This is a predicted structure of a 521-nucleotide part of an RNA (small-subunit ribosomal RNA, 5' domain) from Parabacteroides sp.

[in-house]
Context: one part of a larger RNA
RNA sequence: GGAUGAACGCUGGCGGCGUGCCUAACACAUGCAAGUCGAACGAAGCACUUUCUUUGAUCCCCUUCGGGGGUGAAGAGGAAGUGACUUAGUGGCGGACGGGUGAGUAACGCGUGGGUAACCUGCCUCAUACAGGGGGAUAACAGCUGGAAACGGCUGCUAAGACCGCAUAAAAUAGAACUGACGCAUGUCAGUUCUAUCAAAUAUUCAUAGGUAUGAGAUGGACCCGCGUCUGAUUAGCUAGUUGGUGGGGUAAUAGCCUACCAAGGCGACGAUCAGUAGCCGGCUUGAGAGAGUGACCGGCCACAUUGGGACUGAGACACGGCCCAAACUCCUACGGGAGGCAGCAGUGGGGAAUAUUGCACAAUGGGGGAAACCCUGAUGCAGCGACGCCGCGUGAGUGAAGAAGUAUUUCGGUAUGUAAAGCUCUAUCAGCAGGGAAGAAAAUGACGGUACCUGACUAAGAAGCCCCGGCUAACUACGUGCCAGCAGCCGCGGUAAUACGUAGGGGGCAAGCGUUAUCC
Numbered sequence: 001g002g003a004u005g006a007a008c009g010c011u012g013g014c015g016g017c018g019u020g021c022c023u024a025a026c027a028c029a030u031g032c033a034a035g036u037c038g039a040a041c042g043a044a045g046c047a048c049u050u051u052c053u054u055u056g057a058u059c060c061c062c063u064u065c066g067g068g069g070g071u072g073a074a075g076a077g078g079a080a081g082u083g084a085c086u087u088a089g090u091g092g093c094g095g096a097c098g099g100g101u102g103a104g105u106a107a108c109g110c111g112u113g114g115g116u117a118a119c120c121u122g123c124c125u126c127a128u129a130c131a132g133g134g135g136g137a138u139a140a141c142a143g144c145u146g147g148a149a150a151c152g153g154c155u156g157c158u159a160a161g162a163c164c165g166c167a168u169a170a171a172a173u174a175g176a177a178c179u180g181a182c183g184c185a186u187g188u189c190a191g192u193u194c195u196a197u198c199a200a201a202u203a204u205u206c207a208u209a210g211g212u213a214u215g216a217g218a219u220g221g222a223c224c225c226g227c228g229u230c231u232g233a234u235u236a237g238c239u240a241g242u243u244g245g246u247g248g249g250g251u252a253a254u255a256g257c258c259u260a261c262c263a264a265g266g267c268g269a270c271g272a273u274c275a276g277u278a279g280c281c282g283g284c285u286u287g288a289g290a291g292a293g294u295g296a297c298c299g300g301c302c303a304c305a306u307u308g309g310g311a312c313u314g315a316g317a318c319a320c321g322g323c324c325c326a327a328a329c330u331c332c333u334a335c336g337g338g339a340g341g342c343a344g345c346a347g348u349g350g351g352g353a354a355u356a357u358u359g360c361a362c363a364a365u366g367g368g369g370g371a372a373a374c375c376c377u378g379a380u381g382c383a384g385c386g387a388c389g390c391c392g393c394g395u396g397a398g399u400g401a402a403g404a405a406g407u408a409u410u411u412c413g414g415u416a417u418g419u420a421a422a423g424c425u426c427u428a429u430c431a432g433c434a435g436g437g438a439a440g441a442a443a444a445u446g447a448c449g450g451u452a453c454c455u456g457a458c459u460a461a462g463a464a465g466c467c468c469c470g471g472c473u474a475a476c477u478a479c480g481u482g483c484c485a486g487c488a489g490c491c492g493c494g495g496u497a498a499u500a501c502g503u504a505g506g507g508g509g510c511a512a513g514c515g516u517u518a519u520c521c
Stems, first nucleotide, its partner, number of pairs: 001521004006517005013393006019386002021351001026349003030346003035093003040090002043087003046083009059070004100304003109229008119221002124217007132166001134164002141156006172197011202209002230276003237267003242264008279301004283294004306327005329340004357383001359382003365379001366377004396426004406417004430462001433456004440448001465510005470491003476505005486493002
């Protein structure tokens, strides 16, 4: 000199774009952050229509005046149908994405380059073929019943694209036999024959949307390997599933991944093991570069979700807002038992030098569900707060010597402040006032927002501070103080004429900032 997720002191006009718990991976009140589909299903409710039963107002006819016949409003009950209706339950898809954090991890975790002849892949795209015929349940619901609650138990009824057989079956899978081609070792690919095994689902507003099998693609993942990846030898030996083999198991898949047996191996001064520290990278900062430092924001990967362990479901998890167990903590309780997990967005307490609103909207982009309408979305888009950073603008421009007054100083003549002010002539950026008023959206739909922007009128008005002035280092005098009070980055100032302390005048530097502190180059 440059830089910062900065903090502190003094000061503070506006706008744009960014950015904002670096500390306690400390504890969390409250609200929201993952739902959706009635075009899978039964049921319940609501509204309307039709029809039946009951009751019978009104009106008409007959009458022997006792009554009889017909019409059938409103009401009640039952049945059926319809619906841009609602939804607790069964069922489907999604809750493995998106969002957060960096505790752990010195590791194939990450980066880079390869390999899989050792693998998987829902939704999506393409191609081929198919969807025949049945069955038994179970929630909801009803009844009974346990419990303070959370939540259940028994009996009975019912549906489906829920569940389960059967049929159909090749280019699928597995096994056996044979042939051909190829490679990189295990082997791989193609073909033929035989045996065994596995499918399906319908809905509808008739436009569609789905279902099953197989192959291919795309996408996403999994595993393996070469190289690179901090410090310490005041850590020198480490290792029994350890190293290898065989049999078996297991996985999508290779493998001591697991297991039984056998052998005695494997790593290490080219630093094993141990200890400390740490998420890694693209990048960022600095530097002419080499390098050094760093890993906030944004992007990629990894790991974690109160702590530890475990599996289930599923194409995908060993799953932040799923389940089970244990532990600590908090809460409820009728003491028998239960509930919870902000390292999501806001917000609270605490810690700290220090870090924001319990905001608006799904209008856009994107995501989930749905045929769609649409619903959900603290992702996201915006707004609020903070000079925290960068950038831009303003706080006026021209003229103006009686060099005014004031102030400071003085050798008392003057000198400085100083064209500075006043005065005169202008201008209106920003702010304020009034009017108009977007793009962002494609037919409709705009949170932002009456925002940006444009126009008009109006007044120099509403808008300057901070640090320094001995040398380094740009900028000097007066007074006060008297080794005191104090200053200080280094050298050093101060003990009676201090350009170094304090104040004033003047000056220098930067400027909505200026200094200080911390850290890096």
It matches the Rfam family "Bacterial small subunit ribosomal RNA".
The RNAcentral record of the full RNA draws on ENA.